[in-house]
RNA sequence: GGGCUCAUAGCUCAAUGGCAGAGCCACCGGCUCAUAACCGGUAGGUUCCAGGUUCAAGUCCUGGUGAGCCCACCA
Numbered sequence: 001g002g003g004c005u006c007a008u009a010g011c012u013c014a015a016u017g018g019c020a021g022a023g024c025c026a027c028c029g030g031c032u033c034a035u036a037a038c039c040g041g042u043a044g045g046u047u048c049c050a051g052g053u054u055c056a057a058g059u060c061c062u063g064g065u066g067a068g069c070c071c072a073c074c075a
Base pairs, nucleotide, nucleotide: 001071002070003069004068005067006066007065010024011023012022013021018055026042027041028040029039030038048064049063050062051061052060
């Protein structure tokens, strides 16, 4: 320098262009003599950034940033 993949809740990850979700963690409650486990519930989001297309974008297009992998080049 070229190519590919990825970026979504505190963490790990889903989401066919049509209400942004699950598990874990946290918090509250149930159960228990009590704790753990188990059960029920609550909270938590500028979907990496900036634009574009569209009635509608996490999703499609362009540019940028960051991470990973492969190839090439150099001394």